This is a predicted structure of a 472-nucleotide part of an RNA (small-subunit ribosomal RNA, 3' major domain) from a metagenome.
Its mean pLDDT, the model's own confidence on a scale to 100, is 84.
The full RNA is in RNAcentral, with records from SILVA.
Context: one part of a larger RNA
Parts: sequence; C1' cells; structure tokens
RNA sequence: UGACGGGGACCCGCACAAGCGGUGGAUGAUGUGGAUUAAUUCGAUGCAACGCGAAAAACCUUACCUACCCUUGACAUGUCAGGAACUUUCCAGAGAUGGAUUGGUGCCCGAAAGGGAACCUGAACACAGGUGCUGCAUGGCUGUCGUCACCUCGUGUCGUGGGAUGUUGGGUUAAGUCACGCAGCGAGCGCAACCCUUGUCAUUAGUUGCUACGCAAGGGCACUCUAAUGAGACUGCCGGUGACAAACCGGAGGAAGGUGGGGAUGACGUCAAGUCCUCAUGGCCCUUAUGGGUAGGGCUUCACACGUCAUACAAUGGUCGGUACAGAGGGUUGCCAAGCCGCGAGGUGGAGCUAAUCCCAGAAAGCCGAUCGUAGUCCGGAUCGCAGUCUGCAACUCGACUGCGUGAAGUCGGAAUCGCUAGUAAUCGCGGAUCAGCAUGCCGCGGUGAAUACGUUCCCGGGUCUUGUACA
Repeated sequence: UGACGGGGACCCGCACAAGCGGUGGAUGAUGUGGAUUAAUUCGAUGCAACGCGAAAAACCUUACCUACCCUUGACAUGUCAGGAACUUUCCAGAGAUGGAUUGGUGCCCGAAAGGGAACCUGAACACAGGUGCUGCAUGGCUGUCGUCACCUCGUGUCGUGGGAUGUUGGGUUAAGUCACGCAGCGAGCGCAACCCUUGUCAUUAGUUGCUACGCAAGGGCACUCUAAUGAGACUGCCGGUGACAAACCGGAGGAAGGUGGGGAUGACGUCAAGUCCUCAUGGCCCUUAUGGGUAGGGCUUCACACGUCAUACAAUGGUCGGUACAGAGGGUUGCCAAGCCGCGAGGUGGAGCUAAUCCCAGAAAGCCGAUCGUAGUCCGGAUCGCAGUCUGCAACUCGACUGCGUGAAGUCGGAAUCGCUAGUAAUCGCGGAUCAGCAUGCCGCGGUGAAUACGUUCCCGGGUCUUGUACA
C1' cells in the first nucleotide's frame, strides 16, 4: 500500500422488512447429471453451467457408431499429356461407385497448320484436408463484479524509501454530482449531457390514410394518422430551511418537475472465467488416415437425481349461445380472399397483393344470457385404441395436427427457495425469427390491471472513512 475481521462509524441496492404471485408435491415438455449403449458427437459446471452454444437432430444438419468404398483427394495454386463443355440410354449395387453406350463441337487470334481462355479426364509431385490436442501459448468476441462510482496521470510539496498528498474534511447528490475549506494546482478514462424511443403542441406535406360534405362519382385535409422540422423542462419562478453556498422541502404554472418513463451506452481492472466446434492463429499430432464419399443407425435409450417451464387441482370456475374493442409484425419459391365440399385437421377454388391499397386475421380475457352445485365432478387432461389430414424422396426407430372412444396423477404442495415498487406484478391473447414440416422455448406486441414499502435491528452484495493483523 492492499486484502481480510463472527472490529467501529456513515450510506446504498426488491438486500431484508411490508405485500402480491410462484418454485419445492402431481402430470407433461425441455436441459443436465448418472446409468445404459456399437454410438448414445462435442462444449458449458456456485452466483456468472443446466428451454445454455442449438433462431428448429426423420434424411440433410452431424462432428458419433456400424458396414461398404476413395487416396493429389469433396476444395486451392502450380507442371505435363489427352479431350471442348455438355448430353441420351442400359446393367450391377443399399448407395457411394463401377461397367457399357448415344448425340455433340462452341468462344478468341490466325489464310491454314497451330496457339490461347474456360471446362473435363489422366499422371507424378509440391501440397490439400483435419469440428484432431492445447482457451494454462494467443487474437477477436463474450460473461461477471456493475451502470457499481470509481481508476489514474503531469507538475509541485512531504517522506531515507516503499509511498503520501491531490481523491481526505464538514455539507450535498443517483453520481469523485456540486459548492465551501484545504500544500496543493491542473488534467484524463468513467458520471452526466449529446443518440434512439415514448408522453404535449406548432409548422410543412395529404395517398393507399381521414371524413365537419355527397346516394355515388367526386370534393376537402379540420380531426385521426403517417413522417420531417421545430418548440417545450432549465430547480427557470415564488416561499421556507441551509453557511450569504451547493442543495433540499413545499407551491404555482404546465401535457410533462426536479435524471419525466424506457432503451442504447459498461472506466482501470478481477475471475490463467468462457470460447482453438463461428472465425483467425503459434506449437504438437494424423497423412491409403485422426482426411474424403455413401447407406443404415445414433444424438430421441431410462431403476433414478436436479434445474427451467407448460397445464392443472376448479364456481373470481367449466361448458354452450350471442356480442365488443388492439398493437406490432410478415408476405412473390410467398400471403392467400369470396364461394363450394368435409364434424374437423383440411381439400377445392381462383380474386387481390412486390402491399398505409390485398392477404395472414376470427384477437383473447371482457360483456349479456343459459346450465352445472362441491362431486375426483359437465374439474383435470396424461395414457392408450381405432380412423384420418398435411408436409416431405421418405413420418418404423423419430413429425405436427384432427375426429371418436379411453379417461391416470392431481383436492394448493415439508424443510427450503425465486420474481416483482406502476401501466410494474399478475392475467389474456397476437406476431416474428429459425423453418418443407415441427414451439409449452426465445424475441417482440398490445388488452385488463393490483397490493405494499413503518423502517434499516438483522440476512446478502456494494461504496467511503477509520481501526487491528503473525496474511501478500
């Protein structure tokens, strides 16, 4: 000087408390451990691994296993020889592949011979190739402490020196934020602001949007909205407290008030944190194989254990009928209307749309009625049987959905434990990426819409000062 303390003082945070809803019990989904296996590819492992890499494992993906094959190789550059490229058909085979066979002669230079470009085949070597190892050799990227308020420097001063001072102090702040004091004076990275979005208004613009007109055609741009520019909030004003400061408390005006709400933004560093399987890369290793191709299988197993979710256990509910209101997205290999067929998944059909125009698209909870009457039920839906639909070369291992039947566990969950402070929690549906098909996951969107916070004694994490130390 740090680090640590079941030392002290002060301060903060959904850290506790006050509340609301969960997890831990059930069934299912999914990930992991373990076990199993020819293989169940690999990585991630306290917080900060475990619906994580994976924004889609039937084949492919795929890296794993088994079997069958290839060896200048699936891919790149160079040398030589031959042939344009390309194409038809057949045989064997699980296929890769092997064998046979048909048509065919292009482009540029040149009169021709020939040469060249591109592509194919063959040969020999340089080499290719490796999701092989090392993240403890690395770059890059990322997590975490933590959006915590810190981390440093120049010069000066003090100290033999390591170092100190500045950065400490009494106030204040979300903040090393600001002001005052001070052997310090200044500065940098951070904080804040500048950026995006949302909330108000104005101006401009007015189709595909809107409608104070009109039956319509049309007219209009006031309103809604769209999207560009600007205004607006700064403790600016008033009162009080304060040290006459910074600031704090209350108020006015205002759409909004003291950082208005949300996002992006992550200092010096810590964890030899994670990643050599995104990519790049040193070293090591393989080179008729640890490289490459194909078929089938596996990643989907299952006495068990854990994490994260979904659905429930019902009456604030289930079922039936009627009826209302979004936002944000996506669409030409696409979204697919009306109509018709089917109980339905879906089929048919073909209009419109390169989309403020057409489509996905019926929002659901809600509201108005009816019924059920506390029951393992008209709750709950697992499981299983039969019959189907769709995608796809192909749904056996191993897809999703539909109809009929079946109707399990479950009556609110031990110790323990998680999230959340407002348009939040809870609850309700909708969209998108990935994608042929497949979403209870993820990322977004809106609808309805709470309760509580006395307070900082305690638990956890962090900051500042101080103290002890046999630790560095």